A computed fold for an 82-nucleotide RNA from a Candidatus Helarchaeota archaeon, annotated as transfer RNA. RNAcentral records the identical sequence in 2 taxa. Rfam family: tRNA. Gene Ontology term of the family: triplet codon-amino acid adaptor activity. The family's RNA type in Rfam is transfer RNA. The sequence is in RNAcentral, with records from ENA and MGnify. The prediction has a mean pLDDT of 81. The source organism's lineage runs through Archaea, Promethearchaeati and Candidatus Helarchaeota.

RNA sequence: GCCGAGAUAUCCAAGCCUGGUAUGGAGCGGGCCUGCUAAGUCCGUGCAGUAAUGCUCGAGGGUUCGAAUCCCUCUCUCGGCG
Numbered sequence: 001g002c003c004g005a006g007a008u009a010u011c012c013a014a015g016c017c018u019g020g021u022a023u024g025g026a027g028c029g030g031g032c033c034u035g036c037u038a039a040g041u042c043c044g045u046g047c048a049g050u051a052a053u054g055c056u057c058g059a060g061g062g063u064u065c066g067a068a069u070c071c072c073u074c075u076c077u078c079g080g081c082g
Base pairs, nucleotide, nucleotide: 001081002080003079004078005077006076007075010026011025012024013023020065027045028044029043030042031041032040046055047054048053058074059073060072061071062070
C1' cells in the first nucleotide's frame, strides 16, 4: 500500500440485508421471601432536566417526513495479502 471483519448505555451481545418507540442478558440498587445470608422472585438502572421534554449507537457530513440501519470522508481495533 491492498483486501476483509469489527466499534451499540458500566460490561457482553441483538437489531443493520428490508429506514419507523434504544432491545436482551450480566452487573449494580431496592422490595418480597429467610432467624441471617445465599438462591428464588418483583421493580428500578445510558446522559441532561424539578418536571414537561430533549439528547445518545466510533467521529464528521449527506439523503430522507424520519438514519444504529442507506451514501461519502475520516479515526481506532483485529485478521489476511504484498